[in-house]
Context: one part of a larger RNA
Order: sequence, then structure tokens, then C1' cells
RNA sequence: CCCGCGGUUAGACGGAAAGACCCCGUGCACCUUUACUGCAGCUUCAGAGUGGCAUUAGGAAAGAACUGUGUAGCAUAGGUGGGAGGCUUUGAAGCACUGGCGCCAGCUGGUGUGGAGCCAUCGGUGAAAUACCACCCUGUUGUUUUCUGAUGUCUAACCUGCGUCCAUGAAACUGGACGAGGGACCCUCUGUGGCGGGUAGUUUGACUGGGGCGGUCGCCUCCCAAAGAGUAACGGAGGCGCGCGAAGGUUGGCUCAGGCCGGUUGGAAACCGGCUGUUAGAGUGCAAUGGCAUAAGCCAGCCUGACUGCGAGACUGACAAGUCGAGCAGAGACGAAAGUCGGUCAUAGUGAUCCGGUGGUCCCUCGUGGAAGGGCCAUCGCUCAACGGAUAAAAGGUACGCCGGGGAUAACAGGCUGAUAACCCCCAAGAGCUCAUAUCGACGGGGUUGUUUGGCACCUCGAUGUCGGCUCAUCACAUCCUGGGGCCGGAGCAGGUCCCAAGGGUUUGGCUGUUCGCCAAUUAAAGUGGUACGUGAGCUGGGUUCAGAACGUCGCGAGACAGUUUGGUCCCUAUCUGCCGUGGG
Repeated sequence: CCCGCGGUUAGACGGAAAGACCCCGUGCACCUUUACUGCAGCUUCAGAGUGGCAUUAGGAAAGAACUGUGUAGCAUAGGUGGGAGGCUUUGAAGCACUGGCGCCAGCUGGUGUGGAGCCAUCGGUGAAAUACCACCCUGUUGUUUUCUGAUGUCUAACCUGCGUCCAUGAAACUGGACGAGGGACCCUCUGUGGCGGGUAGUUUGACUGGGGCGGUCGCCUCCCAAAGAGUAACGGAGGCGCGCGAAGGUUGGCUCAGGCCGGUUGGAAACCGGCUGUUAGAGUGCAAUGGCAUAAGCCAGCCUGACUGCGAGACUGACAAGUCGAGCAGAGACGAAAGUCGGUCAUAGUGAUCCGGUGGUCCCUCGUGGAAGGGCCAUCGCUCAACGGAUAAAAGGUACGCCGGGGAUAACAGGCUGAUAACCCCCAAGAGCUCAUAUCGACGGGGUUGUUUGGCACCUCGAUGUCGGCUCAUCACAUCCUGGGGCCGGAGCAGGUCCCAAGGGUUUGGCUGUUCGCCAAUUAAAGUGGUACGUGAGCUGGGUUCAGAACGUCGCGAGACAGUUUGGUCCCUAUCUGCCGUGGG
């Protein structure tokens, strides 16, 4: 050097299982509920199967009897028409008793008595006689018919898992007969309103230095923005979701803020007068920016262009859409005119489409004429604010979970970084009786390490097993002991601090899952760290981190909790490399 054999598991990010944790999917499934919307079920009322009679309340109709004073007026004139007579021994006026109405004057009935009259036309009134008749109006009474409601009752629908008998024989069901009980209820159907996780289908946003929690989501202004435009971030600052018929148009006029001086109350600022005052230091309805004194700022007169139909041509934008606009026609406002005027100094003050409402219109309108309906023009209804708006209409749980994916994205480990941490150094105020530097060292400054807590999200989610212990270690030295030295505020003993030094060593118990820590007893000492917080194809499995169960707390609930408690499957026969031992060539 080559080839074996026996061992051991440090590595082959070893094998096994398209990670169960985490995130994503306009994925799935179950579960919950005061999510949404259905359905079953329950329930209200109406109609039907569903009938008789009585009482009572109410409506309508028919016919009957009555009923009706505003003033003048013999007096409680409802309206209109006819009309010169009408009622009366079938018993008038009057009187007695009595019922009803009443604006207490009277009107109208009944019974008895009475015995032959009573009332119209005539005067007053807008209208003439209940003298008489007819048709009506207002209101009242009673009758009949009809309808509705309620109550009571009946029996014949309907019901009986009541009795006896029959089919029928031992019996059940069913049917029939006769009775009994209930009874137009119950029950069923249709329609209608309500309740309705009992059940079903679904929804439950995105951005995000992982996700959740928090915040945000459209529009305007500035910076970032790198001197055209544009330009991101959970970068830094602020505003808007309107206002105004004058704060708009036009014509004419004016100049602000501040300062100084003077003036009753009056003061540092109120108001008045004078001087000064050119980029304005004021003002602009409202944030910022850009503008503006020729004013876009301030005041006054007259007005409504805060118009109708259009629009050459441009700017921005992926589109949708947004913005500017000379000029033409019509009818106007202001101005002597030229001319200006299609809102506001400009840039925010907002919402597509569908659906529906209102007004108008020459349009279409199912054989024709209309109508219903539609179109077109104008306008209205959305914190559709998740603001390019999925629906008219929607919340949660899953540790019982499942699938598809992701190292596009978290938890372990590694990597980068080194704020934080540990260690070292510089300066030296001060402490140290005196004396900065024996020792300690403020305020500050500079490094090193990669041991802490983090940041980033770079390999790994078709899997890199995670705390602690056991076993076995190996390395660094910023050394705990042992060794050698310097300084000392080193008399000695004992110590403080610094330098050199990694050869060897560095305990046993109690509590706790603990690392750590506390305690006890020792020791020369009981070091600090790295090694995937060394080591689970070496062991364990107490903790954490599945499924069972419980407590506290939170939640209506399903359930949840770096809260607690009890229980809970740890697989691999070694191919290669490495290492140990051994044999042959």
C1' cells in the first nucleotide's frame, strides 16, 4: 500500500412519512351563536270540509207611524208640486186620567165623558197652509227580510284506544248495526303574520419587516424626489367629505401690516387724527404650496353669464375618467366705449354600472285607435368610507381536524449584523488624612469577542427531533487550584492588583423537570466559555408541545389562556466515511 473480519455510532444536513407547528388558498369539513338567508316544527287570523234554532249588538234595504220653534207672525212654518175645499153620528170642539217628545211655549198618541162642530182661502211672510193628496230630506221608534259579530243550545257532518252484537272461528285491525260521550269545537287543507341553530346552505376583507393585536384603506398640499414629468416605505408634517344669491358678474374707486406722535373713560393691544410705510413683513371663507399691489386684497352702484346649443385644438391617464380651451349661434348683464361675463385666486369638498322615483318630450308601443309599459332629456335615491363599488341581505370556534402549497413566511439550530451583553483600553474630575493612577474611578471616548436579549429572513417546511439529566468527551484561555514573577496604602501571617503559564486537577448531598439558584457538609480548588445552547440511527422522557379530564379566569356559546393540575406508543438488522481491535497478501 491492497483485500478482509469483529466491533462502535461521530458524519453522510443518514432511512422512514410531498411537516401535524407557522403562514398562504376569495381550499374542505365538522361545531357554535343575539352572523345572513331558507326549511321543518309551533303559533295568530281568514276561507273551506261546516249545519239547525234562540238571544243579543251592529250595518243595509223595504214598507209603517212620527219628527222638524232664527226674526216678523193668531204659532215648534223641513223642501217641491197639485189644490178649493177637507175631517166629522164608523162620533167634532171642550173636559178628566194617562204614555212619548221637548229649544218647557207647546206638539203628538191612548181610554173615558161629551154631543155637533173643527180647519182652510181672507191680514202679515223671501216661501202658504198637517184643509187634503203625492214625491222626497234630517232624525226617532217599532215590524219584516238580509248580512256580520258574540253568547247559549241542539244533532246530523266530524271525533272516540267507550259498550253490546255481526262479518268472525281463539284474537288484532277494519267495516257494519244499535247505543253512549264529545260536537260544529277538535282535526285537515289553502292563504297570511309571528317565533324558529331543530335543520340546511353559506359568509366572516386586504395591507402587514411571519401571523395575530394595534393602525390604515378615497381625495388635497408640502418634504423625501437626485433643478422636465413620474417615483416607494406601517417615511416626516398637515388638511377634506364643505361654505357663499353674495363670499358670483360687471363698472367705478381704494391700499395693506407695522412704527412714531397726539387724543375722555382706554390700560401693551378696542376707536379717532397726523406723519412714515414698494415688494408687502397684511389680506385671501377653511390645510399647505404656488400666486396676487395693474391687484386675485378692500368698498360701492347696477345686475344674475352660478346661461341654452356647441366646440377647433391641447394636457394627464393602461382604461374608465379628469382638466384647459379660442371661436360660432341664440337670448342677456354691466360698461360711454373698447370689452368682460359659460360661478368662486388656483389646486380637496367625492362614488361607475344596475335598479327605482319625479317632471318634460316631437320617439316606440305586438291586427288598428288608445292605454299599460319602454326610450330620450332633466333631476333625485349609496360613511357602496374595504371609497374601480363581488350580494338587496352574512359572525365566530377547531388541541378532533383534513387537503393543496411555501423555507416566497414564523418557532429550534446555523449564517450576516453587533444596538444590547461580556471583556479590554484612552482621558482623569474625584475618593483614598496628604497624594488622580496601592486600590476604586464620575462625565465622556475608542476597541475586541461572538457566550446574552435582539434585528434581518440567507440554506433547510417532498421534516436539520426541541429543555434538562445520564454516558462519553474534546478545544479555547478572558486561570478556580497547583507553578513562576512585578507593584502595594507588602513588618510577619493573611491579602489586593497586574504579568507569564492550559501539564494535571476542579466533591458529595437536600429542594425543584429544571439549566440556574438557595441550603448543608467538605475541598488545594469546587473556573468561564465553545463544540447544531457538544452528545436521543447512545439512553431517559420529569418539562414543553396532540388527542381524555378538571380548576381559576375570559367568552352568550363552540371554545381559549408563555395560568395551573392529572394521564399520555421515543422506530431503524450499519451500505460508505471516521474511530477501535485483529487477520491475510